The RNA shown here (glmS glucosamine-6-phosphate activated ribozyme aptamer) has 159 nucleotides and comes from an uncultured Thermomicrobiales bacterium.

RNA sequence: CCCGCGCACGUAGCGCCAGGACUCGGGGCGAGGGCCCGAGUUGACGAGGUGAGAGCCGAUCGAACUCUUCGGCGGGUGGCUCUCCGGCCGGCACGGUCGACAGUGGCAGCGCAAACCGGUCCGGGUGACCGACCGACAAGACCUGCCACACGUGUCCAU
Numbered sequence: 001c002c003c004g005c006g007c008a009c010g011u012a013g014c015g016c017c018a019g020g021a022c023u024c025g026g027g028g029c030g031a032g033g034g035c036c037c038g039a040g041u042u043g044a045c046g047a048g049g050u051g052a053g054a055g056c057c058g059a060u061c062g063a064a065c066u067c068u069u070c071g072g073c074g075g076g077u078g079g080c081u082c083u084c085c086g087g088c089c090g091g092c093a094c095g096g097u098c099g100a101c102a103g104u105g106g107c108a109g110c111g112c113a114a115a116c117c118g119g120u121c122c123g124g125g126u127g128a129c130c131g132a133c134c135g136a137c138a139a140g141a142c143c144u145g146c147c148a149c150a151c152g153u154g155u156c157c158a159u
Stems, first nucleotide, its partner, number of pairs: 014074004019070001020042008045062003051084007085099005090156005103149007117135004122131003
């Protein structure tokens, strides 16, 4: 230094690369292109997101982009259904609704990113490219306010 195994930690817009694109080296008398071989680079920018299990689907939001953020594989906190647990509907049962910030919808408000890009006589690499620092901007969700809808049936208890 390489390979294998085990353990632990971390990570979930996350990981990976057989295609594509791109770079470097080698291959014929020189150069360019192509081709072959080898080694590489790139291949989604963040915000937000998990009660437990099973099944199915194959996943919310915006940013950038005249170009590959193409193409593909794996995973996944997304959606739906069922069961269990839990919150709320005074207790309990059924039922409804949601997920420990534990009703739904609408409107308004609040507030928030990274990349791209620009800069640095910036750092690493022959190079494709990778990285550090500084500078700007979002949507949804959350939260706040208002409005609308829902807050049931039976039984028990208290007044």

Rfam family: glmS glucosamine-6-phosphate activated ribozyme aptamer. Its family is annotated with catalytic activity and regulation of gene expression in the Gene Ontology.